SAH (S-adenosyl-L-homocysteine) riboswitch aptamer from a Halothiobacillaceae bacterium, 82 nucleotides, folded computationally. Of the family's consensus pairs, 92% are formed in the model.
[in-house]
RNA sequence: CCCACCGAGGGGCGCUGCAGCAAGGUUUCACCUUGUCAGGCUCGGUGGGUGGGAGCACACCAUGCAACGGCGCCCUUCCCCU
Numbered sequence: 001c002c003c004a005c006c007g008a009g010g011g012g013c014g015c016u017g018c019a020g021c022a023a024g025g026u027u028u029c030a031c032c033u034u035g036u037c038a039g040g041c042u043c044g045g046u047g048g049g050u051g052g053g054a055g056c057a058c059a060c061c062a063u064g065c066a067a068c069g070g071c072g073c074c075c076u077u078c079c080c081c082u
Stems, first nucleotide, its partner, number of pairs: 001049009010075006018040001020036006039068001
């Protein structure tokens, strides 16, 4: 860095539908239609793969523990005011 799984980022309802997915159409290498679709992102953990660097492991200490997620509404939490 890549892939898979798990967890977290408070919860719910409605709307639209890009990517992805499913089905169909079409016939040329991709296009169209329908359905589904607003945690697909980030962080952490585990396993695997690839590459680089580096003495390794353990313990202790210190610091930090988020940022973001189309539109509308509701609930919850925190702060302030009345």
It was read from a public genome assembly, where an Rfam model found it. Taxonomically the source falls in Halothiobacillaceae (Bacteria, Pseudomonadota, Gammaproteobacteria, Chromatiales). It matches the Rfam family "SAH (S-adenosyl-L-homocysteine) riboswitch aptamer". The family has 52 seed sequences and 1,354 matches in Rfam 15.1.